[in-house]
Context: one part of a larger RNA
RNA sequence: CUGGGCGUAAAGGGCGCGUAGGCGGCCCCGCAAGUCUUUCGUGAAAUCCCACAGCUCAACUGUGGAACUGCGGAAGAUACUGCAGGGCUUGAGUCCGGGAGAGGGGAGUGGAAUUCCCAGUGUAGCGGUGAAAUGCGUAGAUAUUGGGAGGAACACCGGUGGCGAAGGCGGCUCCCUGGACCGGUACUGACGCUGAGGCGCGAAAGCUAGGGGAGCAAACGGGAUUAGAUACCCCGGUAGUCCUAGCUGUAAACGUUGAGCACUUUGUGUGGCGGGUAUCGACCUCUGCCGUGCAGAAGCUAACGCAUUAAGUGCUCCGCCUGGGGAGUACGGUCGCAAGGCUGAAACUC
Numbered sequence: 001c002u003g004g005g006c007g008u009a010a011a012g013g014g015c016g017c018g019u020a021g022g023c024g025g026c027c028c029c030g031c032a033a034g035u036c037u038u039u040c041g042u043g044a045a046a047u048c049c050c051a052c053a054g055c056u057c058a059a060c061u062g063u064g065g066a067a068c069u070g071c072g073g074a075a076g077a078u079a080c081u082g083c084a085g086g087g088c089u090u091g092a093g094u095c096c097g098g099g100a101g102a103g104g105g106g107a108g109u110g111g112a113a114u115u116c117c118c119a120g121u122g123u124a125g126c127g128g129u130g131a132a133a134u135g136c137g138u139a140g141a142u143a144u145u146g147g148g149a150g151g152a153a154c155a156c157c158g159g160u161g162g163c164g165a166a167g168g169c170g171g172c173u174c175c176c177u178g179g180a181c182c183g184g185u186a187c188u189g190a191c192g193c194u195g196a197g198g199c200g201c202g203a204a205a206g207c208u209a210g211g212g213g214a215g216c217a218a219a220c221g222g223g224a225u226u227a228g229a230u231a232c233c234c235c236g237g238u239a240g241u242c243c244u245a246g247c248u249g250u251a252a253a254c255g256u257u258g259a260g261c262a263c264u265u266u267g268u269g270u271g272g273c274g275g276g277u278a279u280c281g282a283c284c285u286c287u288g289c290c291g292u293g294c295a296g297a298a299g300c301u302a303a304c305g306c307a308u309u310a311a312g313u314g315c316u317c318c319g320c321c322u323g324g325g326g327a328g329u330a331c332g333g334u335c336g337c338a339a340g341g342c343u344g345a346a347a348c349u350c
Base pairs, nucleotide, nucleotide: 003322004321005320006319007304008303012318014201015200016199017198021194022193023192025088026087027086028085030083031082033081034080035077036076037075038074039073040072041071042070049065050064051063052062053061054060091191092188093187094186095184096183097182098181103177104176105175106174107173108172109171110154115149116148117147118146119145120144121143125136126135162169163168206247207246208245209244210243211242215241216240220236221235222234223233258317259316260315261314262313263312266295267294268293269292270291271290272289273288274287275286299306300305323350324349325348332343333342334341335340
């Protein structure tokens, strides 16, 4: 390389948008580049293969044939691919009417609780643990009542609920704004799928500058425990956690399962929007589409398990794997303020 693979053995890119490229619905007409047929030329010799022959055999050699799977010219075929033209509506999109949602951004606002401050009542303890001690308290703590300050998070509802491409999103109100879904069929007429590079988004921690700082809490100090205890437990406590602007670009970024389309046996739950049961409302039952769970058939799987939300059956495109260690290291390149990220070996060794 080929082949075989990627839920758990090595292997799905963290996620999206999209360039090139690859692939692409139904019908008609044309061309004949790919494709197919026929024919001609060429494809040196040797080699390889077959037959026969020459050295006693063989290797070797000679003669003949085949082959040289290719390239070019001509003539023809038109199913498929391609190219050009015309048409279609089922793919895709637009439009109209709806309801659902912690989807995103901004502004405002509410109550509970913790802490702190002031004041009242009140007196000797409080706190903490397995037990203690450090700690706090007669300068009046803890407890309790009233008032105030400030920051952060939003109990109940809350749910194998919902929304988002992923990261993720949860008090309430307003403003701006994205997407999905259902119903209607009015419009466009293949406008599609995927996507190397590229661009954007991207938890936490971390970084820069400015603010903020209640609680919590790396580091750090102290008390215990212990043989020791740079820990687990306790008392404190600074970065940080929060906001604004920028950087970083990672993760068990996980469903450890890339995206799209089609097809394939059932039961049960749940969220959204519809339809029917003569009319309206509620309820029950039946049913359609979209989403989200569970249990299970065939099939698949090494097994576990997956099973219309496939890990089943197929097609298209991308990413990735190729024994363990060395190593996600070194070197180089590139990005970053740094931390470091991305790309990514070899010797050697088992």

Predicted 3D model of a 350-nucleotide part of an RNA (small-subunit ribosomal RNA, central domain) from a metagenome. The full RNA is in RNAcentral, with records from SILVA. The coordinates come from a structure-prediction model, not an experiment, and the mean pLDDT is 88.